[in-house]
RNA sequence: GCCGACGUAGCUCAAUUGGUAGAGCAACGGUUUUGUAAACCGUAGGUUGUCGGUUCGAUCCCGACCGUCGGCU
Numbered sequence: 001g002c003c004g005a006c007g008u009a010g011c012u013c014a015a016u017u018g019g020u021a022g023a024g025c026a027a028c029g030g031u032u033u034u035g036u037a038a039a040c041c042g043u044a045g046g047u048u049g050u051c052g053g054u055u056c057g058a059u060c061c062c063g064a065c066c067g068u069c070g071g072c073u
Base pairs, nucleotide, nucleotide: 001072002071003070004069005068006067007066010025011024012023013022019056027043028042029041030040031039049065050064051063052062053061
């Protein structure tokens, strides 16, 4: 330099032919216990990497850029 994959909650990941973004763990609160852990119930946490475009409507489609990983030279 060229090609490909990926970027979503603190972490690991979903969301399928475009229709108001969820789960597990972690955090916090509660029940239970002499206390802790475990178990159960609940709460909070997101400008979906950035900027544009298409569309009534974009995590999803298109373009550029940034970052990570892999391959080729």